[in-house]
Context: one part of a larger RNA
RNA sequence: CGUUCGAAACUUGAGAGGAGUUGCCCUUUGUACGAGAGGAUCAGGGUGAACGAGCCUCUGGUGUAUCGGCUUUCAUACCAAUGGAAUUGCCGAGUAGCUAUUGCACGGAAGGGAUAAGCGCUGAAAGCAUCUAAGCGCGAAGCCCACCUCAAGAUUAGGUUUCGUGGUUCGACGCGAGUCGAACGAAAGACCCCUUGAAGAUGACAAGGUUGAUAGGCUUCAGGUGUAAGGCCAGUAAUGGUUUCAGCCGAGAAGUACUAAUAGGUCGAACUUCC
Numbered sequence: 001c002g003u004u005c006g007a008a009a010c011u012u013g014a015g016a017g018g019a020g021u022u023g024c025c026c027u028u029u030g031u032a033c034g035a036g037a038g039g040a041u042c043a044g045g046g047u048g049a050a051c052g053a054g055c056c057u058c059u060g061g062u063g064u065a066u067c068g069g070c071u072u073u074c075a076u077a078c079c080a081a082u083g084g085a086a087u088u089g090c091c092g093a094g095u096a097g098c099u100a101u102u103g104c105a106c107g108g109a110a111g112g113g114a115u116a117a118g119c120g121c122u123g124a125a126a127g128c129a130u131c132u133a134a135g136c137g138c139g140a141a142g143c144c145c146a147c148c149u150c151a152a153g154a155u156u157a158g159g160u161u162u163c164g165u166g167g168u169u170c171g172a173c174g175c176g177a178g179u180c181g182a183a184c185g186a187a188a189g190a191c192c193c194c195u196u197g198a199a200g201a202u203g204a205c206a207a208g209g210u211u212g213a214u215a216g217g218c219u220u221c222a223g224g225u226g227u228a229a230g231g232c233c234a235g236u237a238a239u240g241g242u243u244u245c246a247g248c249c250g251a252g253a254a255g256u257a258c259u260a261a262u263a264g265g266u267c268g269a270a271c272u273u274c275c
Base pairs, nucleotide, nucleotide: 001153005164006163007162008161009160010159011158015150016149017148018147021049022048023047024046025045026044027043033038051107052106054104055103059100060099061098062097066093067092068091069090070089071086072085073084074083075082076081111145112144113143118138119137120136121135167184168183169182170181171180172179173178189267190266191265192264193209194208195207196206197205214260215259216258217256218255219254220253221252223249224248225247230243231242232241233240234239
């Protein structure tokens, strides 16, 4: 831009893409079969491999803005306590997120239709025979459905529901009803703008914008680290004990309008031809 008034939702599915794999074990059954050795079909159940898309409860990885330990040096006058630099200074752990056949759960199926090779029924040509010539049936991991995803720019532009409309002024034409043109106004709704996000390069998408929990802050909790500083006690001291499962804490959960989403602006609707 189109989809022939403008919107908001929900849809149909022409069409397109994806998937499609397979082993072993058990029962049937040591049965059928076979002299024996051996050893099934059919049917049912279980468990794997590889592949796929998803997720983070568990097991792990990462986690340079979390906690603790340690060293050198500088600074805060000194002690103590802290901070900076040293690859994140080094080391031990680790929340959220992200992530692994190193974790978890799931998928291929079942079913239907038409068939291939093949197997048949009925049956002539050709008194017989013949699956075929007319007619009918069965039959595959394959084909079409079915399963998952996208999908009306499917220009054949679909459907349903709901919301809002065709006003005012001026000009031209007309006897008039009115018709045409221009401008203004402006609905439903949308956007700008702002707070943000398990969404994201940017657009987009999604949650919100005071009739509000969208983000930050705060409170409580979860979770991490591992028992802070200061004081007191014991010891000549290093140090230990106690106050103390303390103190501190990024992304997590719930609650709470304290802070910021204020105010405002922009766009946005009935047109042509033919019968």